[in-house]
RNA sequence: GCAGGUAUAGUUUAAUGGUAAAAUAAAACCUUGCCAAGGUUUAGUUGCGGGUUCGAUUCCCACUACCUGCU
Numbered sequence: 001g002c003a004g005g006u007a008u009a010g011u012u013u014a015a016u017g018g019u020a021a022a023a024u025a026a027a028a029c030c031u032u033g034c035c036a037a038g039g040u041u042u043a044g045u046u047g048c049g050g051g052u053u054c055g056a057u058u059c060c061c062a063c064u065a066c067c068u069g070c071u
Stems, first nucleotide, its partner, number of pairs: 001070007010024004018054001026042005047063001049061003
């Protein structure tokens, strides 16, 4: 320099056009004489910028970061 892939909550993973989910972690409350365990509730997320579309995590383009291969 060229080609390909990945980017979703603090962490790990779903969702493949119809408005984002689970586990775990966090906070509050309940339970217990205390801890642990358990139960209820709450908050939190689509790397960044554009395009297509009635509607984009999903499709297209560019950028950024990381990974792989070739030279």
The RNA shown here (transfer RNA) has 71 nucleotides and comes from an uncultured Clostridia bacterium. Its mean pLDDT, the model's own confidence on a scale to 100, is 81. Rfam family: tRNA. By type it is a transfer RNA. Rfam describes the family as follows. Transfer RNA (tRNA) molecules are approximately 80 nucleotides in length. Their secondary structure includes four short double-helical elements and three loops (D, anti-codon, and T loops). Further hydrogen bonds mediate the characteristic L-shaped molecular structure. tRNAs have two regions of fundamental functional importance: the anti-codon, which is responsible for specific mRNA codon recognition, and the 3' end, to which the tRNAs corresponding amino acid is attached (by aminoacyl-tRNA synthetases). tRNAs cope with the degeneracy of the genetic code in two manners: having more than one tRNA (with a specific anti-codon) for a particular amino acid; and 'wobble' base-pairing, i.e. permitting non-standard base-pairing at the 3rd anti-codon position. It was read from a public genome assembly.